[in-house]
Molecule: Glycine riboswitch aptamer
Organism: Oricola nitratireducens
RNA sequence: CAUUGUCGCGCGGGAGAGACCGGGUCCGUACACGACCUGGCGCCGAAGGAGCAACCGCCCCGGAAACUCUCAGGCAGAAGGACCGCGCGAAAAGC
Numbered sequence: 001c002a003u004u005g006u007c008g009c010g011c012g013g014g015a016g017a018g019a020c021c022g023g024g025u026c027c028g029u030a031c032a033c034g035a036c037c038u039g040g041c042g043c044c045g046a047a048g049g050a051g052c053a054a055c056c057g058c059c060c061c062g063g064a065a066a067c068u069c070u071c072a073g074g075c076a077g078a079a080g081g082a083c084c085g086c087g088c089g090a091a092a093a094g095c
Base pairs, nucleotide, nucleotide: 001094006090007089008088009087010086011085012084013083018041020040021039022038023037024036025035026034042075043074044073048071049069050068051067055063056062057061
């Protein structure tokens, strides 16, 4: 110096699937609504995790998905959210 590579931070975008049923607690004169806990069934895949593999490295073996599973997570909103865009910063390597 640059970085079309890596990591971190900030902002923006960001899907899918029951506002399901039962019980309990809180609020309260009581009910309802709401929140939380718990049990059950049905579903979703894009935090994480696991599995197979195209492929890649090389020769022991290893790295590997948006595919598959659904342990975890999620199924009004909020939160979260792979991934994408922009900005900033950092280390390593390269010149």